[in-house]
RNA sequence: UUGCCGUCCAAGCCGAGUCCCCGUCACACCGUUGGCGGGGAACGGGGGACCCAUUGGCCACCCAGGUGGCCAGGGGCGAAUCGCCGCCAGAGUGCGGCGUAGCGCAGGUGCGCGAGCCCGUCAGCUAACCCCGUAGGCACCACCGAGAUGCCAC
Numbered sequence: 001u002u003g004c005c006g007u008c009c010a011a012g013c014c015g016a017g018u019c020c021c022c023g024u025c026a027c028a029c030c031g032u033u034g035g036c037g038g039g040g041a042a043c044g045g046g047g048g049a050c051c052c053a054u055u056g057g058c059c060a061c062c063c064a065g066g067u068g069g070c071c072a073g074g075g076g077c078g079a080a081u082c083g084c085c086g087c088c089a090g091a092g093u094g095c096g097g098c099g100u101a102g103c104g105c106a107g108g109u110g111c112g113c114g115a116g117c118c119c120g121u122c123a124g125c126u127a128a129c130c131c132c133g134u135a136g137g138c139a140c141c142a143c144c145g146a147g148a149u150g151c152c153a154c
Base pairs, nucleotide, nucleotide: 012138013137014136018041019040020039021038022037023036024035025034026033042134043133044132045131046130047129052124055072056071057070058069059068060067061066073122074119075118076117077116082099083098084097085096086095087094102113103112104111105110
């Protein structure tokens, strides 16, 4: 220095993301260990009948409720939608700001989030049935370090 094992700090958060079994491989301790493969439970998600349901905007006409013309893709996971303003010569699924539907933690007037990704012209609901996921990211504490910046004085 690296690896492994044990103990302590140490009790927590977002999220479906946990548990069990079998096989196999690995290990400087042969396991209540880890990797990989397979199966199951549980949790979560998508597709998928009958029945039911089946868009918006602009303009014109006009019997006031309709007709005609033109424009536009749609969908999924997730709380993460929507509005206004500004920037960019301009455009935009761009960037920034202020809010907001909604969400999380706390419980006390509070503190945060309000993203991102995917399908690929296609999917409303939906029994049977079919398929997929089981991640990732944090905070507190303990220990040991590094170093910037600001203020004041000399």
Source information:
A computed fold for a 154-nucleotide RNA from a Solirubrobacterales bacterium, annotated as c-di-AMP riboswitch aptamer (ydaO/yuaA leader). Of the family's consensus pairs, 96% are formed in the model. NCBI's taxonomy places the organism under Bacteria, Bacillati, Actinomycetota, Thermoleophilia, Solirubrobacterales. The coordinates come from a structure-prediction model, not an experiment, and the mean pLDDT is 75.